[in-house]
Order: sequence, then C1' cells, then structure tokens
RNA sequence: ACCAUGAAAAGGCAAAAUCGCUGAAAAGCGUUGACGCAAAGCUAAAGGGGCUAAAGUAUGAUUGACUGUGCCAGGGCCAGCCAGCUGCCGGU
Repeated sequence: ACCAUGAAAAGGCAAAAUCGCUGAAAAGCGUUGACGCAAAGCUAAAGGGGCUAAAGUAUGAUUGACUGUGCCAGGGCCAGCCAGCUGCCGGU
C1' cells in the first nucleotide's frame, strides 16, 4: 500500500420481543434480551430504494363538534436494503 475470504485469540455491536419515555406516525432513546453481524463503525449533505398523512385541503355524516374517507412527502424516518467514506485482529 492492497484485501474483506473469517481459521484462531482478544474485544465490539445487538434483531425480534418486554417494560418506560418522546413522536400523529414511520421511528428514536433507555432497559431486559440475543436473531444475527468482519464493518451491524460513520454518513440520511449529493445517488437509488423503502416507510410515514399529524397539520393542510376536499368530501360523507351531523345543528355543531368528535369522527370516517380521498388528495398532498417540498417535511420526517430507515445505514441491520443498496451505496459512499474509514477500518481492528488477520491475510497478501
């Protein structure tokens, strides 16, 4: 300098689910937990993809409101979907 195939050792992370908090929701944080992970480290700013309808607006019903349904993703979220960047032990 390159590789990311995983033998060993040391360490690391932590899915689903439970409980609590935040949020309209997606989801996030903490807790218990371990399905898995060699980048399950970082990046949602620029790329693809996925998820989210509270507010707004239209409309049905109603005296009215609660409420139901449709539209709206420029906003929000996901890196444990791809991607980009970096990289331990180890290997070359």
Overview: Predicted 3D model of a 92-nucleotide RNA (c-di-GMP-I riboswitch aptamer) from a Bacillota bacterium. Of the family's consensus pairs, 95% are formed in the model.